[in-house]
RNA sequence: GGCGGUUUAGCUCAGCGGUAGAGCACUGGAAUCAUAAUCCAUUGGUCCGGGGUUCAAAUCCCUGAACCGCUA
Numbered sequence: 001g002g003c004g005g006u007u008u009a010g011c012u013c014a015g016c017g018g019u020a021g022a023g024c025a026c027u028g029g030a031a032u033c034a035u036a037a038u039c040c041a042u043u044g045g046u047c048c049g050g051g052g053u054u055c056a057a058a059u060c061c062c063u064g065a066a067c068c069g070c071u072a
Base pairs, nucleotide, nucleotide: 001071002070003069004068005067006066007065010024011023012022013021018055027041028040029039030038048064049063050062051061052060
């Protein structure tokens, strides 16, 4: 240099056009003599940036960035 992949909550990830979720963590509560484990509930995201298509974009297209891999 060429090709491909990934980027979504504090962390690990799902979501492949119809307005964003799970687990863990945090917080509150239950239970216990008490703590841990366990159970219940809650909080939390301009979906990497910009532009385009569309009634509607995390999702499709273009472009840029970071990281990973293959290859010369």